[in-house]
RNA sequence: GAAGUCGGCCAGACAGUCGCUGCGUUUUCGAACGCGGAGGAAAGUCCGGGCUCCACAGGGCAGGGUGCCAGGUAAUUCCUGGGGGGCGUGAGCCCACGGAAAGUGCCACAGAAAAUAUACCGCCCAAGCGCUGCGGCGCCGGUAAGGGUGAAAUGGUGCGGUAAGAGCGCACCGCGCCGCUGGUAACAGCGGUGGCAGGGUAAACCCCACCCGGAGCAAGGCCAAAUAGGGGGGCACGCGGAUCUCCGCAUCGUGCUGCCCGCGCGAGUCCCCGGGUAGGCCGCAAGAGGUGCGCGGUGACGUGCAUCCCAGAUGAAUGGCUGUCCUCGACAGAACCCGGCUUAUCGGCCGGCUUCCGCA
RNA sequence: UGGGCCGUCGCCAAGUGGUAAGGCACGGGGUUUUGAUCCCCGCAUUCGGAGGUUCGAAUCCUCCCGGCCCAGCCA
Numbered sequence: 001g002a003a004g005u006c007g008g009c010c011a012g013a014c015a016g017u018c019g020c021u022g023c024g025u026u027u028u029c030g031a032a033c034g035c036g037g038a039g040g041a042a043a044g045u046c047c048g049g050g051c052u053c054c055a056c057a058g059g060g061c062a063g064g065g066u067g068c069c070a071g072g073u074a075a076u077u078c079c080u081g082g083g084g085g086g087c088g089u090g091a092g093c094c095c096a097c098g099g100a101a102a103g104u105g106c107c108a109c110a111g112a113a114a115a116u117a118u119a120c121c122g123c124c125c126a127a128g129c130g131c132u133g134c135g136g137c138g139c140c141g142g143u144a145a146g147g148g149u150g151a152a153a154u155g156g157u158g159c160g161g162u163a164a165g166a167g168c169g170c171a172c173c174g175c176g177c178c179g180c181u182g183g184u185a186a187c188a189g190c191g192g193u194g195g196c197a198g199g200g201u202a203a204a205c206c207c208c209a210c211c212c213g214g215a216g217c218a219a220g221g222c223c224a225a226a227u228a229g230g231g232g233g234g235c236a237c238g239c240g241g242a243u244c245u246c247c248g249c250a251u252c253g254u255g256c257u258g259c260c261c262g263c264g265c266g267a268g269u270c271c272c273c274g275g276g277u278a279g280g281c282c283g284c285a286a287g288a289g290g291u292g293c294g295c296g297g298u299g300a301c302g303u304g305c306a307u308c309c310c311a312g313a314u315g316a317a318u319g320g321c322u323g324u325c326c327u328c329g330a331c332a333g334a335a336c337c338c339g340g341c342u343u344a345u346c347g348g349c350c351g352g353c354u355u356c357c358g359c360a
Numbered sequence: 361u362g363g364g365c366c367g368u369c370g371c372c373a374a375g376u377g378g379u380a381a382g383g384c385a386c387g388g389g390g391u392u393u394u395g396a397u398c399c400c401c402g403c404a405u406u407c408g409g410a411g412g413u414u415c416g417a418a419u420c421c422u423c424c425c426g427g428c429c430c431a432g433c434c435a
Stems, first nucleotide, its partner, number of pairs: 001356010012325007020037007039331001043342002046340005051216004058261004063212005068082005083097001084095004098207002103205002105201003120147002122143003128139004155173006174196001175194008220282004230273006238249004251267006275434003289308008326329001361431007370384003378415001386402005408424005
């Protein structure tokens, strides 16, 4: 210098002017002044949590989710570190990465055969039988090395062996089991042993381990306004004791948002149609908060101190215009809050590392 | 804002792992003097898009895109 890779940051700037909006102060109640006013994704709502109500949430079944190991966290399907596999010369990147000898299902077409097995073309015919022109041929058979089919064919390569073959025997590789060593573990290494213990699919059912109660700020609470507390339907309205509103049992309804148990509440309750009203306040902006420094940890992160207050609407604010400059400005707009993931995004800046080339 | 559902030819749609039924419409041919009816034939390089799992995906999984529906309070 070129190419690449990983991480972080910015998201036109400045000035003037006219507005919009929240809070605070003053107020002659008209307003004035001061301070603040979108994002890295505010988005998709895909995960997790806070918060609120349902019963402060119980047991079992069903259902759903996650899936190498260890750690972080309020929690996670997230993050960090490690292991294994794949890609890349490398920095680095990617992986739904438990179990297929628990069971069941499926594997179209082709093919002998798609998993109890079996043989189309081949190869061989040693042994047995038959024929013979003595070269062989056929039958009974053997075999799965080779060809062929397929996405996939019952370990792979080589040597020996054999009639031809075959883990039939041996060496190496792979695989299973056992032991030892290292590691918290996943796992790795080494040694022994077994001729192989028998295809793929679990983002098919399933098994194993762990996790999950439901609904959501239109949650929920308070105030006000308004009236037809009307109509229809489902299921229930029982018994006993005390004696004037209570208790017990049974039944039913209803709630615990699938079912059962169990528990609570009520003697009525639920659903549909119709009617009225759609105003205000709280929830709601100080939080698992930001920034800086120190300490612990490889790291995610934790912790201590200091400091800061940083949008809060409810037809819903954050904008318009003018001027100057530049590299001519992308995706996009909060609505209860927070942590992640994913997706969209003009361009620019900074840092770590890798490979190649040149020079010293 | 929150919750739920759907997307297959121009329209309506079946298919839920094995290579996309059917009807209407459209195009061509036949029948008819001509038209309608009727009969025959054709019409989806791919299931909203992109990735993944699988030998194989409209179907299973993930992420996007588009569309539709529902909702408060009183009694």